[in-house]
RNA sequence: AACGUGCUCCGGGGUCGGUGAGAGUCCGAACCGGCGGUGAAAGUCCGCGAGCCGCUUCCCCCUUACCGGAGAAGUGGUUGAGCUGGUGAAAUUCCAGCACCGACGGUUAAAGUCCGGAUGGGAGGCGCACGAG
Repeated sequence: AACGUGCUCCGGGGUCGGUGAGAGUCCGAACCGGCGGUGAAAGUCCGCGAGCCGCUUCCCCCUUACCGGAGAAGUGGUUGAGCUGGUGAAAUUCCAGCACCGACGGUUAAAGUCCGGAUGGGAGGCGCACGAG
């Protein structure tokens, strides 16, 4: 150094104008891009995470009981979008051009950008301690 265990800390960005009674939701223009991987740097490649829909177990509330409601742990499913040219040993990752995508609930009007669950969770990252060889 690598490996294993434990712990601390860190761990998601972005709006203006127009119309209108009303829109950060429509229209126009703009802006944003989690984590690991990769022959070379990725929103679009390969995976993971968040979100959403279930199942199992445990526990709590309610009930005579059923029904119903809240929570924890585990587990299954689901989950968007890129081409062309250039350089190069190597790039769907760089450069040029033109595209495309974005959970759930809320809202005087339809949301990637506003508000909320969330002072949450989280892939994972730095570090520290210990362990065995």